[in-house]
Context: one part of a larger RNA
RNA sequence: CGCGGGCCGCCUGAGGGGAAGCUGCCCUCAGUACGAGAGGAACGGGGCGGCGCGGCCUCUGGUGUACCGGUUGUCCUGGUGGGCAACGCCGGGCAGCCACGCCGUAGGGGGUAACCGCUGAAAGCAUCUAAGCGGGAACCCCUCCCCGAGAAGAGGCGGCCUUCCACCGGGACGUACGUCCCGGUGGUACGGGCUCCCGUAGAAGACGGGGUUGAUGGGGCGGGGGUGUGAGCCCCAAGAGGGUUUCCUCGAGGGGUUCAGCCUGCCGCUCCCAAAAGCCCGAAG
Numbered sequence: 001c002g003c004g005g006g007c008c009g010c011c012u013g014a015g016g017g018g019a020a021g022c023u024g025c026c027c028u029c030a031g032u033a034c035g036a037g038a039g040g041a042a043c044g045g046g047g048c049g050g051c052g053c054g055g056c057c058u059c060u061g062g063u064g065u066a067c068c069g070g071u072u073g074u075c076c077u078g079g080u081g082g083g084c085a086a087c088g089c090c091g092g093g094c095a096g097c098c099a100c101g102c103c104g105u106a107g108g109g110g111g112u113a114a115c116c117g118c119u120g121a122a123a124g125c126a127u128c129u130a131a132g133c134g135g136g137a138a139c140c141c142c143u144c145c146c147c148g149a150g151a152a153g154a155g156g157c158g159g160c161c162u163u164c165c166a167c168c169g170g171g172a173c174g175u176a177c178g179u180c181c182c183g184g185u186g187g188u189a190c191g192g193g194c195u196c197c198c199g200u201a202g203a204a205g206a207c208g209g210g211g212u213u214g215a216u217g218g219g220g221c222g223g224g225g226g227u228g229u230g231a232g233c234c235c236c237a238a239g240a241g242g243g244u245u246u247c248c249u250c251g252a253g254g255g256g257u258u259c260a261g262c263c264u265g266c267c268g269c270u271c272c273c274a275a276a277a278g279c280c281c282g283a284a285g
Stems, first nucleotide, its partner, number of pairs: 001150001005161007015147004021051008034039001052105005060099004067092005072085005094265001107143005115135004164187010191281004196210004216274003219270005224264004232257005239250004
């Protein structure tokens, strides 16, 4: 720009794309058919795998420089708590992302190829073919997944707002002034865009959610989860120092308070904070 007004939602499916794939073993068929014997199938059916491809994160596992804990050296340092050393090193680890994990990759219907047939003349026979009919591939079409009405033959269904207002120019009727018609500019309706707060959506656009009539993001609180029992205080204590019959001081470490503390991209609740105010586009006689 088009799809003969504009807009929102839901579809149809012309057409296009897709690894819809490849393969091994076992059981059965069957010690059957076949064969003198020795030996020894197939069609069909069932089960278990491997590779490739696609999807997913419940489980298992990896990562997880958000996070929690332990610990070495050094620095700040009374302690606590920290900085640096590849996250200092080590032990764990939610979500997310992944594979080594899980799921799918099945079957069926229709049409045919070579080919195999039925009936059957031309040509009293014969002949699958000339009329007619049946069967028959990892092939073609459908069934499965994705895109898809620019499918210009531009589709369907449902709903919404309308053909309105102002001004300018031209024209018709008619005296003024009004009515009608044509063209243009602007304002608007349903609605949309921008802007703003965001998202497991994302290279930018796009897509999805929310914007006070609000739980969209942050904060706070609760739950769940990860670490693994915080600091302070109290108790015990190997041992060391001092006094010295009784005791005092220090003390690695252990226990209690403590299923603690710390953290939290998850699930909720709560208007405390931020989504202010606004701007633009946009329709038929």
Molecule: large-subunit ribosomal RNA, domain VI
Organism: Desulfurococcaceae archaeon